[in-house]
Context: one part of a larger RNA
């Protein structure tokens, strides 16, 4: 020196564990903010550094409930001092306070700072000054005041009131819109209308009540899922992209305007008669007519619908009105009757009941006894410890789960099953309430008044449609042209005819669908500390970077601290005894404690 063995050191693998994470299901909630948010800065405890809480009333204040014996949060402690059956601590509802920054909003600013003005109160005898409270940003809407060039006016300005602004994980709609990469190169193309950026909204959003499909049969808004189907197609016919019809399901809901016409108001024009509901007579006539605008009625459709006029049918009761009288026709109001409703079809609120959420409570069965006392079914099983083993019982609408010194239905928390709210929130039902109908409706005939215009369509150039210009319909946009008016118009994949079908150029609309920052319950052939979130631990921390940004490592004594009094060596660190404990090679560098690596002793070899 090598090999082997034994015993150690070092090291922290492995096993076991889990206050953490991951994935999902069900339910809830789906927003917060100028009444100042999200997020921060700085404070705040008797001794307080951090975390948490809170805000100058500062680990808290008031109140209403719950609860029932301890309490003054966490990081292992302590000193000092308190609170609590007049019910504390703690849990829940409501309220108060809530410095400074931050949309930040009086002005400024290098966030958490600096400096004001107006009104008002207090201190300072008045005063300079200081302090407190309220207000003073911008934009939009609305109402009012004032008011230029410039006479009326308008703009600007000022004030009152209302709103907005910012934040938020994903989902949704709209606008703008890549590249890497693929095509084994690359330009059309794909990636992809993706990422990204911008705008907007809601608990969903968008879409939505046929100018739709279909095919000569018919269907009947939209959305979502399954199939049709990787089909028909598109495609340097490359890469690749990729429907629809139809069928099956989920869920279901349908409505309102514009216009004709009638009435009414305002303004303008016309204007002695065309008018004043009809018949007769009288009377009136800035009445009427035309145009524009506002309001009310009317009306909403494609077997076309509506308006207007006439005729017929039908219709609860009462009152009033009109230029006057009579009759007819009509208008308005009241009562009664009927219907509907807060997501559209109009719209706001109140009360009651029930259910539910936001704290909780009861809850069987192996502890005798009034209590002192005593000891947990029993056993002379094992053990440090019984929940294990043996024996014998009991409950069960409860043998889910967790804890307890090991492995407990009957020890503890719970579990099945029940119960519970002063206050606040949610839902349903009812009543009040509100609206509608009855007040008109139906049919026939006539009339041809209305039925969404710089629209449809066409040209050209783009875009979207599965469809890359193609034979390219359909939809959208820029520019240029530019209709018809129901005997009208669109569509049926160039185009034409026949046929079929549907009414564009206005609007609203729940559900089925998407998502999960957040709350609750539950589940896992999910992870178990190099895993699982980046973070099980004081982590978006330490640290790195000018910055945008990047971004860790780090869990485990024991059942219980019983955390080793005392003695010895040592300056200490550390160790040896003693003691605790089942165990101390469980001693805090603490469960187990592999390997590399380093030793000590022994054996063999060189």
């Nucleotide at each position: 020196g090598g090999c082997g063995g034994a015993c150690g050191g070092u090291g922290g693998a492995u096993c076991c564990c889990u206050c953490g994470g991951c994935a999902g299901c069900c339910g809830g909630a789906g927003g917060c903010g100028a009444u100042g948010a999200a997020g921060g800065g700085c404070g705040u405890g008797g001794c307080c550094a951090g975390c948490u809480g809170c805000g100058a009333u500062a680990a808290g204040c008031c109140u209403c409930g719950g609860g029932g014996a301890g309490c003054c949060g966490c990081u292992g402690a302590g000193c000092a001092g308190g609170c609590u059956a007049u019910g504390a601590u703690c849990c829940g509802g409501g309220g108060a306070u809530u410095c400074c920054c931050g949309a930040a909003u009086g002005g400024g600013g290098c966030a958490a700072c600096c400096c004001a003005c107006c009104g008002u109160g207090c201190c300072g005898u008045u005063g300079a000054g200081g302090c407190g409270c309220g207000g003073u940003a911008u934009c939009c809407g609305u109402c009012g005041c004032c008011g230029a060039a410039u006479a009326c006016a308008u703009a600007a300005g000022c004030g009152g009131c209302g709103g907005a602004g910012g934040c938020g994980a994903a989902c949704c709609c709209c606008g703008c819109g890549a590249a890497g990469g693929g095509a084994a190169a690359c330009a059309u193309c794909c990636c992809a209308g993706u990422a990204g950026c911008g705008g907007g909204a809601g608990g969903a959003g968008g879409a939505g009540a046929a100018a739709u499909c279909a095919a000569c049969c018919g269907a009947g808004a939209u959305u979502c899922c399954c199939c049709u189907a990787g089909u028909a197609g598109c495609g340097g016919c490359g890469a690749g992209c990729g429907a629809a019809c139809g069928g099956g399901g989920a869920a279901c809901a349908g409505c309102c305007c514009a216009a004709a016409c009638c009435g009414u108001g305002a303004c303008a024009g016309u204007g002695u008669a065309a008018g004043g509901c009809c018949g007769c007579a009288g009377c009136c006539g800035u009445u009427g007519c035309u145009g524009u605008c506002g309001c009310g009625g009317g009306g909403u459709u494609g077997u076309g619908g509506g308006g207007c006029g006439a005729u017929g049918g039908u219709g609860g009761g009462g009152g009033c009105c009109g230029c006057u009288g009579c009759g007819g026709a009509g208008g308005c109001c009241c009562c009664g009757g009927g219907g509907a409703g807060u997501u559209a079809c109009a719209a706001a609120g109140g009360c009651c009941u029930u259910c539910u959420c936001u704290a909780g409570c009861c809850g069987a069965a192996c502890g005798g006894c009034c209590a002192g006392c005593a000891a947990a079914g029993u056993c002379a099983c094992u053990g440090g410890a019984a929940a294990g083993g043996g024996c014998g019982a009991c409950c069960g609408g409860a043998g889910a789960g967790g804890g307890u010194g090991a492995a407990a239905g009957u020890c503890c928390c719970g579990u099945a099953g029940g119960c519970g709210a002063a206050a606040g929130g949610g839902a349903a039902g009812g009543c009040c309430c509100u609206c509608c109908c009855u007040g008109g409706c139906c049919a026939u005939c006539g009339u041809u008044c209305c039925c969404g215009a710089g629209u449809a369509g066409c040209g050209u150039c783009g875009g979207a449609c599965a469809c890359g210009u193609g034979g390219a319909a359909u939809c959208c946009g820029g520019c240029g042209c530019g209709a018809a008016g129901c005997u009208g118009g669109g569509g049926g994949g160039a185009c034409c005819a026949c046929c079929c079908u549907c009414c564009a150029a206005g609007g609203c609309u729940a559900a089925a669908u998407a998502c999960u920052c957040c709350c609750g319950g539950c589940u896992g052939a999910c992870c178990g500390a190099u895993a699982g979130u980046g973070c099980a631990c004081c982590a978006g921390u330490a640290c790195c970077g000018u910055g945008a940004g990047g971004g860790a490592a780090a869990g485990g004594u024991g059942a219980a601290a019983a955390g080793a009094a005392c003695c010895c060596c040592g300056g200490g660190a550390g160790g040896g005894g003693a003691g605790u404990g089942a165990a101390a090679u469980a001693g805090a560098a603490c469960g187990u404690g592999a390997a590399a690596c380093c030793g000590u002793c022994c054996g063999c070899c060189u």